[in-house]
Context: one part of a larger RNA
RNA sequence: UGACGGGGACCCGCACAAGCGGUGGAGCAUGUGGUUUAAUUCGACGCAACGCGAAGAACCUUACCUAGGCUAGAAUGUGAGGGAAUUCUGGGUAACGCCAGAAGUCCGGGAAACCGGACCCAAAACAAGGUGCUGCAUGGCUGUCGUCAGCUCGUGUCGUGAGAUGUUGGGUUAAGUCCCGCAACGAGCGCAACCCUUAUCAACAGUUGCCAUCAUUAAGUUGGGAACUCUGUUGAGACUGCCGUUGAUAAAACGGAGGAAGGUGGGGAUGAUGUCAAGUCAUCAUGGCCUUUAUGCUUAGGGCUACACACGUGCUACAAUGGAUGGUACAAAACGUCGCAAUCCCGCGAGGGGGAGCUAAUCGCGAAAACCAUCCUCAGUUCGGAUUGAAGUCUGCAACUCGACUUCAUGAAGUUGGAAUCGCUAGUAAUCGCAAAUCAGAAUGUUGCGGUGAAUACGUUCCCGGGUCUUGUACA
Numbered sequence: 001u002g003a004c005g006g007g008g009a010c011c012c013g014c015a016c017a018a019g020c021g022g023u024g025g026a027g028c029a030u031g032u033g034g035u036u037u038a039a040u041u042c043g044a045c046g047c048a049a050c051g052c053g054a055a056g057a058a059c060c061u062u063a064c065c066u067a068g069g070c071u072a073g074a075a076u077g078u079g080a081g082g083g084a085a086u087u088c089u090g091g092g093u094a095a096c097g098c099c100a101g102a103a104g105u106c107c108g109g110g111a112a113a114c115c116g117g118a119c120c121c122a123a124a125a126c127a128a129g130g131u132g133c134u135g136c137a138u139g140g141c142u143g144u145c146g147u148c149a150g151c152u153c154g155u156g157u158c159g160u161g162a163g164a165u166g167u168u169g170g171g172u173u174a175a176g177u178c179c180c181g182c183a184a185c186g187a188g189c190g191c192a193a194c195c196c197u198u199a200u201c202a203a204c205a206g207u208u209g210c211c212a213u214c215a216u217u218a219a220g221u222u223g224g225g226a227a228c229u230c231u232g233u234u235g236a237g238a239c240u241g242c243c244g245u246u247g248a249u250a251a252a253a254c255g256g257a258g259g260a261a262g263g264u265g266g267g268g269a270u271g272a273u274g275u276c277a278a279g280u281c282a283u284c285a286u287g288g289c290c291u292u293u294a295u296g297c298u299u300a301g302g303g304c305u306a307c308a309c310a311c312g313u314g315c316u317a318c319a320a321u322g323g324a325u326g327g328u329a330c331a332a333a334a335c336g337u338c339g340c341a342a343u344c345c346c347g348c349g350a351g352g353g354g355g356a357g358c359u360a361a362u363c364g365c366g367a368a369a370a371c372c373a374u375c376c377u378c379a380g381u382u383c384g385g386a387u388u389g390a391a392g393u394c395u396g397c398a399a400c401u402c403g404a405c406u407u408c409a410u411g412a413a414g415u416u417g418g419a420a421u422c423g424c425u426a427g428u429a430a431u432c433g434c435a436a437a438u439c440a441g442a443a444u445g446u447u448g449c450g451g452u453g454a455a456u457a458c459g460u461u462c463c464c465g466g467g468u469c470u471u472g473u474a475c476a
Stems, first nucleotide, its partner, number of pairs: 001476002003473003007470007015460002019424005026316008034307002042053002064302007076127003081121003086103006106117004129291002132289003138285002140280003143276001145274001150189006156165003169180003195268004200236007210225002214223002239262001242256005318417001322376006335364002339358002344353003383414001388409007430452007
């Protein structure tokens, strides 16, 4: 100087407390361990691995296994030589590969021979390839402490020196934020602000959006309007600016006014010096090592989907604040020509037929909970929907291993969950649906969007984590 203490002082955080809802019990989905397997590819392992890489494993993907095949090789460049391209047929194979044959004959120059160009095949040769190993050889990227308030430097001063001071102290703040003091005076990286979004207003612009006034219509449908909504650009606005009290005449705190908004208005992006030899050689790049008729390439089939079991994360429930049937209302944000697809017809339905319109403020996709009426009356039920049987739909060369969905039948466990444990402080929790990426098909996951919309916080004794000062130490 640090680190540590079941030492001390002060402070903070959904850390506890006060509340609300869960997990842990059930069924299923998904990931992991284990076991099994020819293979169940690989990585990730306290917080910070386990709905993680994977924004989507039937083939492909695919890296694994079995079997067949290739060896300058699957891709790319130079390329002698040949042929336009291209198309078709036959043999053979599980398939790829392989073998054989036929048709066809581009453009420019030139009388022609021929030359050049694009495209295809391709000998030899030079360059291959590797998701093989090492993340403890590395770059890059990322997680974490932590959006915590810290981490340092120059000059000066003090100390023999390691170092100290500044950065400590008194206040204050979300903040090393600011004020005052001080052997320090300044400065840098962080904090804050500048950026995006949301909440209010104004100006400008009014189509595809809007409709108050005037007509018109089934309908903002049409004329018309530019007020309103909305969209978009540019501005305004919030600064402890004003008033009062407290305070050290400070910084600031508390209360108030005005205001759409008040003390960082709400949310996001933004992550200092460093820590964990943290993660990644399987995104990519790369040193070294290994491999080269194989650890490379290719094809078919299988596997990654197994199942005595254990754990994590979720979904659905156990019901009456509910279930069922009928009626009826209101979003936002996205997306759409390889697509979204109205009206209409067929089907109980998944869906099918057909195809108006739309390269979109124009057309399309489009809510559920809520509300109204009726039935059910506390039961393993009109709760719950697993499982299984049958019949189908769709995508796709192909749904057996191994897809999603529909209809009929079947109707399991489950009556609120032990010890323990998680999230959340406001448009939040809880609850309800919608969309998108990936994607032929395949979400209970993920990322967004809106609808309805709470309870509680006395407080900091205690648990956990963190910051500052101080003290002890046989620790470095």

This is a predicted structure of a 476-nucleotide part of an RNA (small-subunit ribosomal RNA, 3' major domain) from an uncultured Bacillota bacterium. Rfam family: Bacterial small subunit ribosomal RNA. The RNAcentral record of the full RNA draws on ENA.